This is a predicted structure of a 371-nucleotide RNA (Bacterial RNase P class A) from an Abditibacteriales bacterium. Model confidence (mean pLDDT): 77 of 100. It was read from a public genome assembly, where an Rfam model found it. Its Rfam family is "Bacterial RNase P class A". Rfam classes the family as a ribozyme.
[in-house]
This record gives sequence, structure tokens and C1' cells, in this order.
RNA sequence: AGGGUAAGUCGGAUGGUCGCCCCGCUACGGUGGGGAGGAAAGUCCGGACUCCACAGGGCAAGGGCGCCCCGAUAACGUCGGGGGCGUUCCGCUGCGGCGGAACGACGGACAGUGCCACAGAGAACAGACCGCCGACGUUCCGAGUCAUCGGGACGGGCAAGGGUGAAACGGUGCGGUAAGAGCGCACCGCGGCGCUGGUGACAGCGCCGGCACGGUAAACCCCGCCCGGAGCAAGGUCAGAUAGAAGGCGUUGACGCGGCCCGCCGAGCCUUCGGGUAGACCGCUUGAGGUGUCGAGCAAUCGGCAUCCCAGAGAGAUGACCAUCGUCCCGUUUCGGGAUACAGAAUCCGGCUUAUAGACUUACUCUUCUG
Repeated sequence: AGGGUAAGUCGGAUGGUCGCCCCGCUACGGUGGGGAGGAAAGUCCGGACUCCACAGGGCAAGGGCGCCCCGAUAACGUCGGGGGCGUUCCGCUGCGGCGGAACGACGGACAGUGCCACAGAGAACAGACCGCCGACGUUCCGAGUCAUCGGGACGGGCAAGGGUGAAACGGUGCGGUAAGAGCGCACCGCGGCGCUGGUGACAGCGCCGGCACGGUAAACCCCGCCCGGAGCAAGGUCAGAUAGAAGGCGUUGACGCGGCCCGCCGAGCCUUCGGGUAGACCGCUUGAGGUGUCGAGCAAUCGGCAUCCCAGAGAGAUGACCAUCGUCCCGUUUCGGGAUACAGAAUCCGGCUUAUAGACUUACUCUUCUG
């Protein structure tokens, strides 16, 4: 100097002219102020707020979550700090291990069920294609000192080695054997029990067991914990309009409290046909609020002080043009042309996830050059 990875920040600026939405003032002519985002998105979690008896009890169903400890918060499945375990990679090693980095929805696969493509002989209580052996049995050939020996074939034995695969029914070594095999042994792994350490996840040690127990739970499922429902089109006020009819249920308690039972409430309710209206206001944006500064804390975050008021609808506004500058690209002599991401509020907050041209900062790392 260039590149990569991770985290974070910004994500065009200024001026002019003409408009649009909301609010204040107005002499009704105007005038002053405000007017998209980091994700306003997906609507995946958690809340505030409102209504549904008072939000009640139980059961069932459904949904969500899942290593441990401490903390933050209104709350969380979120965030912070520390730890445990697993997988992959790297380094060191006295081969027993030790150290580091990245990643992990990280309860349970001896409760049960399902699934495991292709390849392969065989994929779950499996299997023999190549291969190894020739113990045992039958048989053939040869030798023979008639004890037997050598060679071959078939039945047979094996699961070492090869091969397939993401995965082949423990691994390495020694012994053993006809060849082999946890067949025996040592270490490692695995399972059970016990002890010790730790708040805990878990770890260490000892004894026993030759191994019985593959993977998959963001498959059904099991275990543990949590959850009442609906959502601002919530909900309320005012104005306006109106015409009822038929059938059914109901004080032996309907409707309602999302299913059922209990309990509560207490007179209406449901379906179909017909008729009317479809306006205004509140909720509505002052809030777990923004900015600055000081302090506490490793941090998430919290507290004090100062200061500011910053869209709010009609599902409808938040724009257009011009000039200058910035950044990038193309042609190129001054200069000219083009582009400038993702996207866009609707009750409001905290998260998560997804989209995002380009620029900048920090940390780590790679390559090249120079000293």
C1' cells in the first nucleotide's frame, strides 16, 4: 500500500422557487412552528393501554420456551458478566494430555412410534463381493520307511485387510489362533454403582461389567416451566336515521365469562327476510421520550442536573424543479455525460429477524514493497 473477517457509526449537504398535511395567531390578505426510518418492513417474541362477570377455581385442548450461576429490565424467548459441555480447526507434547480460536434452539434417543435416499454383500438386534484359513468332515492326485506328509476341490470357519457409504455393531497395542475374533490382557472410550469437589451445569477418583445401548426430537412424542381471550377497525361520547315480520331458545336461568364442569351474573338472545344510517369528536401521541453533562457499574444498565417538545391522519400529506458542493462510474486536454442504496409511519414502547449502494472507525489477519 492492497485485500479479507468481525463489531460499530453514518447513510448525502446547503440555498432558492412553487406546492401538500397538522398546529398556533390573524386585520382572512397571510404569517410563525413542525412534518419518516435504521430498519417505519416481517408481525416472530415481550409489555403498556382498552374491553370482555370482579379476570375467579378445576379439567381438557392448544401455544411457547429449554446447559448452569449471577445480574439488567416494566417484561421477555432479549441483553450483560462469568462458567460447564459438545463439534470443528490450530499449536505444543514426555502421546497420558495441555493451551487457544470459532461455532452450538445445548432437557430426554434403555418410555413408545416413525424415518435413514444413493452406493454397497450388509443400514439395526445386519452382513460376506474381493479377501484370509484349510482346524473339522468328504473326496481326488502325488510321495512314502505304511507312522504319516505335501498339494487341490467341495462343504465349512473368519471378519483381520480391501471396497461402498454421512454412518459398517468400540479404538490402539500385545498375546492368542489354522485364520481370526473382547477370545484374554493393558490403556483409552462406553454403561452401572459409590465417594469426593462445586451454589450449579458438571468434573475427578475408585469398584464392577467385555460391550449389552448407531443417528435423527427446528419428526411425532416424553419430562419440566410458563401462558384467560380479543385487539386502537380496542373502547367511549354526541348527532342523525329507523318498520317491522317469521322461526327457534330462555327465570326448570338463556346470552355472557373463546371448549366442558363449578361458580358468577340476571332478561333477553340466535337465525333468516325486509328497512334505515354510514357524520363529528375523544382515545391520539409528554413518552419505560430526545439531547448535553456529571456520577455508579467490567458491562448490560441505572441515577442526578440542565435543556427541548419533535408527524399524526381521510388507511390519502411528508413532494417537484433549479443551482452549487460531496461520493462513484464512463469518455477525456480544459471539460462533458450518467448514477447516488434498502425502503417508507397509522395506538405506543422494548427486542429479534430480514433488506441495505457507498463511506468511516476499531481489532485481528493475509499478500507485496521499503528500512